[in-house]
Molecule: transfer RNA
Organism: Candidatus Kerfeldbacteria bacterium CG_4_10_14_0_8_um_filter_42_10
């Protein structure tokens, strides 16, 4: 260089045209003598960037960044 997946919360992930959730993390209480474990409350996220379709985009479409596998090239 070529095809291919993917980028959403601190991590790992769901989602689907009608303005975003779950686990585990943390924070704060409650229980303890005191932790751990139980229990309960708590998500202010530019949905990777820019156009564009559309009444409406995190889903569709272009292009571009990033990451990951395959193929290729490697004098």
């Nucleotide at each position: 260089g070529c095809c291919a997946a993917g980028g959403u919360a601190g991590c790992u992930c769901a989602g689907u045209g009608g303005u975003a959730g779950a686990g585990c993390a943390g924070u704060a209480g409650a229980c303890u003598g005191a932790a751990a474990a139980u229990c309960u409350a708590c998500g202010u996220g530019u949905c990777g960037g820019c156009a564009g379709u559309c009444c409406g985009a995190u889903u569709c479409u272009g292009c571009c960044c990033c990451u990951u596998g395959g193929c290729a090239c490697c004098a």